[in-house]
């Protein structure tokens, strides 16, 4: 320098044709427990990397910018 792939909650990731954003750990509250872990219930966190296009309606389709990782020279 090209070219690829990826960016979704505090971490790890799902979201298969465009139509209400999910699980699992993790926290946080209560129950158990003498206490602590573990067990069980419950709740809260997300402007889907940034701006903009298509659309009635976009995590998902298009373009450009970023960031991260490949891989060529």
């Nucleotide at each position: 320098a090209c070219a690829a792939a990826u960016u979704u909650u505090g971490c790890a990731c799902a979201g298969u044709u465009g139509g209400u954003a999910g699980u699992g750990c993790a926290a946080a509250u209560g129950a158990c427990u003498u206490c602590u872990a573990a067990u069980c219930a419950u709740u809260a966190g997300g402007u889907c990397g940034u701006u903009g296009g298509u659309u009635c309606g976009a995590g998902u389709c298009c373009a450009a910018c970023a960031a991260u990782u490949u891989g060529u020279u």

The RNA shown here (transfer RNA) has 73 nucleotides and comes from a Bacilli bacterium.
The sequence is in RNAcentral, with records from ENA.
Model confidence (mean pLDDT): 81 of 100.
Its Rfam family is "tRNA". Rfam classes the family as a transfer RNA.
Lineage of the source: Bacteria > Bacillati > Bacillota > Bacilli.